The part of an RNA shown here (small-subunit ribosomal RNA, 5' domain) has 506 nucleotides and comes from an uncultured bacterium. The prediction has a mean pLDDT of 83.

Context: one part of a larger RNA
């Protein structure tokens, strides 16, 4: 001078912020990831029209514009939100590299989008199961799957050549030889699909510097160090294998051990530093605990899947689901940290041509004086210096212009009446908050002051009670009969919707 703090007392009002630091402890309940019918084929509902039956207002059958939509396909579930366990490392800062890399949507350009098949789900029809889920048969569509064709400015592999580069190399250009592609929707305006070239964004990998504490930790290492080949990756690489050498790091501190996510940043200081990483904002890691790998541009995936350990829970005992470090919320542990809240109106973000749907991100509201700013709790007058209280030489001094009382204002808060901006999208319509903020009015000082200290340090003194007792204390020290240091009054000093104490940091 500071705090994500608690704790005692006290406590009026607003704006902004902020609120599980401990058990990364287990978790009951809702919600937090869908959308798309303008990629399919069903399937219910239908407004409507058309025919036939006749019992003339009722049946049946066919089309049907719409609306719902499990399913199958697409696009997102890799963002978003959360937490700090783990990590001392290229994980982070900060500069550089990749001639060793990839990049869905976007953007721009170029080229094409021909020609077939054979499948499955839905659904029927049968069947297990208690239940999770299954299982046989048959049927059926696509932007689902597969085949063929076309084929380069594309990709290998040879030649040839012109240029560039710190090196391996690298780029251009001819020629020949292999591959390799599509899909359609529609309301006819478009909107997809395919290759291929550039581009942005976004990601990987490599280096150089810088990153606590121990030497009561000195050696450490075997895929270990480095070569050849091969094999994998989007890519270099012992990344991995097969062989060969015997290398490599180390007091300029390996290696073990112990703490610990980093950092823009934030307190502190006059700097130099010295602590610190809440909130916000970037990176990293992690999502019961270990393991593992598919899908896919991306993940080795928090609300996917396997396996495998612990634990909860349902069972008809065969078998089975589960995973709040997401938002709220419950137990629990702790000196301690909130609402099982509206709202998607607005910012952003997914899906979709759109309408729009979703959205516990976000924006609000709700509770904690947790903090940080603001205002208020009256103001001007008023001496019979009133009662009271206190002390007292009993004369008196003090509380004190303090009350009383006159006159005066109306913040805040009550009630009442008006009442936004935030809303942008050609027009329309849209506001959770909120009948908030804000302004009029209305009445009346009316409803709102505490706390801690007074022995020095340190601003502030008398009484009275106790009697080395009760007790106080941050240091020095107080208390043992006239205690300014215990306790209580009175008074005084400080600071105030706070005070004051502990705790940590400078």
């Nucleotide at each position: 001078g500071a705090u994500g703090a608690a704790c005692g007392c006290u406590g009026g009002c607003g704006g902004c912020g902020u609120g599980c630091a401990u058990a990364a402890c287990a978790c009951a309940u809702u919600c937090a990831u869908u959308u798309c019918g303008a990629a399919c084929g069903g399937a219910a509902c239908g407004a409507g029209g058309a025919g036939a039956g006749c019992u003339u207002g009722c049946u049946c059958u066919c089309c049907g514009a719409g609306u719902u939509u499990a399913g199958u396909g697409g696009c997102g579930g890799a963002c978003g939100g959360g937490u700090g366990a783990g990590u001392a490392a290229c994980g982070c800062g900060u500069g550089a590299g990749c001639a060793a890399u990839c990049u869905g949507c976007c953007u721009c350009u170029g080229u094409g989008u021909g020609c077939g098949g054979a499948a499955u789900a839905a659904c029927a029809a049968c069947c297990g199961g208690a239940a999770a889920c299954a299982g046989u048969u048959g049927c059926u569509a696509a932007u689902a799957c597969c085949g063929c064709a076309u084929a380069a400015c594309g990709u290998a592999u040879a030649u040839u050549u012109a240029c560039c580069g710190c090196a391996u190399g690298a780029u251009g250009a001819a020629u020949a030889u292999a591959c390799c592609a599509a899909a359609g929707a529609u309301u006819u305006a478009u909107c997809g699909c395919a290759c291929a070239g550039a581009g942005a964004u976004g990601a990987g990998c490599u280096c150089g510097c810088g990153u606590c504490c121990g030497a009561u930790u000195a050696g450490g290492u075997a895929g270990u160090u480095g070569g050849u080949g091969a094999g994998g990756u989007a890519a270099c690489g012992g990344c991995c294998c097969a062989c060969c050498a015997a290398g490599c790091c180390g007091a300029c501190g390996a290696u073990c051990g112990g703490u610990a996510g980093c950092c823009g940043g934030a307190c502190u200081g006059a700097g130099a530093g010295g602590u610190u990483g809440a909130a916000c904002g970037g990176c990293c890691a992690c999502a019961u605990u270990g393991g593992a790998a598919c899908u896919g541009a991306g993940a080795u995936a928090c609300g996917g899947u396997c396996c495998a350990g612990a634990c909860u829970c349902c069972u008809a005992c065969g078998g089975g689901a589960g995973g709040c470090a997401g938002c709220a919320g419950u137990g629990g542990g702790g000196a301690a940290u909130a609402u099982u809240g509206g709202g998607c109106a607005a910012u952003g973000g997914g899906c979709g041509c759109a309408a729009g749907c979703c959205u516990g991100a976000c924006c609000c509201a709700g509770c904690g004086a947790c903090g940080c700013c603001g205002c208020g709790u009256g103001a001007g007058g008023g001496a019979a210096g009133a009662c009271g209280g206190u002390c007292u030489u009993c004369g008196g001094a003090u509380u004190g212009u303090a009350a009383a009382c006159c006159u005066u204002u109306g913040u805040c808060a009550a009630c009442a009446g008006g009442g936004a901006a935030g809303a942008a999208a050609c027009a329309a319509a849209u506001g959770a908050c909120g009948g908030u903020a804000c302004c009029u009015g209305u009445g009346g000082a009316g409803g709102a002051a505490g706390c801690c200290a007074c022995g020095g340090c340190u601003a502030a003194c008398u009484a009275c009670g106790u009697g080395c007792c009760a007790g106080c204390a941050g240091c020095c020290g107080c208390g043992g009969u006239a205690a300014a240091a215990c306790g209580u009054a009175g008074g005084u000093g400080g600071c105030g919707a706070g005070c004051g104490u502990u705790a940590u940091c400078u």